[in-house]
Context: one part of a larger RNA
RNA sequence: CUGGGCGUAAAGCGCGUGUAGGCGGUUUCGUUAGUCGGAUGUGAAAGCCCCGGGCUCAACCUGGGAACUGCAUCCGAUACUGCGGAACUAGAGUCCCGGAGGGGGUGGUGGAAUUCCUGGUGUAGAGGUGAAAUUCGUAGAUAUCAGGUGGAACACCUGUGGCGAAGGCGACCACCUGGACGGGCACUGACGCUGAGACGCGAAAGCGUGGGGAGCAAACAGGAUUAGAUACCCUGGUAGUCCACGCCGUAAACGAUGAGUGCUAGACGUUGCGGGUAUUGACCCCUGCGGUGUCGAAGCUAACGCAUUAAGCACUCCGCCUGGGGAGUACGGUCGCAAGAUUAAAACUC
Numbered sequence: 001c002u003g004g005g006c007g008u009a010a011a012g013c014g015c016g017u018g019u020a021g022g023c024g025g026u027u028u029c030g031u032u033a034g035u036c037g038g039a040u041g042u043g044a045a046a047g048c049c050c051c052g053g054g055c056u057c058a059a060c061c062u063g064g065g066a067a068c069u070g071c072a073u074c075c076g077a078u079a080c081u082g083c084g085g086a087a088c089u090a091g092a093g094u095c096c097c098g099g100a101g102g103g104g105g106u107g108g109u110g111g112a113a114u115u116c117c118u119g120g121u122g123u124a125g126a127g128g129u130g131a132a133a134u135u136c137g138u139a140g141a142u143a144u145c146a147g148g149u150g151g152a153a154c155a156c157c158u159g160u161g162g163c164g165a166a167g168g169c170g171a172c173c174a175c176c177u178g179g180a181c182g183g184g185c186a187c188u189g190a191c192g193c194u195g196a197g198a199c200g201c202g203a204a205a206g207c208g209u210g211g212g213g214a215g216c217a218a219a220c221a222g223g224a225u226u227a228g229a230u231a232c233c234c235u236g237g238u239a240g241u242c243c244a245c246g247c248c249g250u251a252a253a254c255g256a257u258g259a260g261u262g263c264u265a266g267a268c269g270u271u272g273c274g275g276g277u278a279u280u281g282a283c284c285c286c287u288g289c290g291g292u293g294u295c296g297a298a299g300c301u302a303a304c305g306c307a308u309u310a311a312g313c314a315c316u317c318c319g320c321c322u323g324g325g326g327a328g329u330a331c332g333g334u335c336g337c338a339a340g341a342u343u344a345a346a347a348c349u350c
Base pairs, nucleotide, nucleotide: 003322004321005320006319007304008303012318014201015200016199017198021194022193023192025088026087027086028085029084030083031082033081034080035077036076037075038074039073040072041071042070049065050064051063052062053061054060091191092188093187094186095184096183097182098181103177104176105175106174107173108172109171110154116148117147118146119145120144121143125136126135162169163168206247207246208245209244210243211242215241216240220236221235222234223233258317259316260315261314262313263312266295267294268293269292270291271290272289273288274287275286276285299306300305323350324349325348332343333342334341335340
């Protein structure tokens, strides 16, 4: 080195773009590098193995053989792989038409609600809880009506419904912009898959600078509860939550399930597009493709369960695991303003 694995036992990088590398469709011609066969040379002796011989046997010694799985050269084979040429269209991409969508960005607009302010009505309570109290209120609260301010979030629609690579995305309008899907089958002609490094994106919290601040609310203060109560409950309340720019780079970043391709019973929903039938038309019914769900055959699985959206049957490429604790820690390196992140042991112990 060779093994077995990775939904839940240890194990899929949070996600993408992509470099090197690995792997790669159909037909044909050439080459013969890989590959295969044969021959020749070489592969020291000793040893190992086989058949004999010598010490009384054995160990030991000794003769012959085989072997030395290798290397080089030559001759031959041409299915497969490689390389070179030519061609193809089933992979991949382009073009045209079409509809769906909370995909992303920027600007603007809107209504409900909470807070606060002003004014009116009005009077003694309000609030809160299991019960209370802190708290607010005769300097006029709560309630109610009218007007105004400001910030944040968008009820109903809302749906195992949609979109996105993931994180994630939900009022309305406009502009800019990405992707997927269906149909046409016009074009290119293997242009593909994966992807060590690298680069980019990446919830919340947190950090820097400057704004903003309604509600909520770590910390904090008070009131309760309690044996205590550094909590749960209540009254307040600052960072923060919001915006711009720049960092951080983590998560139960989960389907705890890497990506790609092909193959392998069905049944019932739902969503987007198409065809047929039907029809005034939308429906209904049959059917094709792409999503998204439920249940299930074979098969798989330790079981649970998975089951055409596989955890089935195969192939390609990457990542990762190898008893528990010590420890995702120490040291060192890299990154970061910091918090810390990342890479990552050992002693010892069971």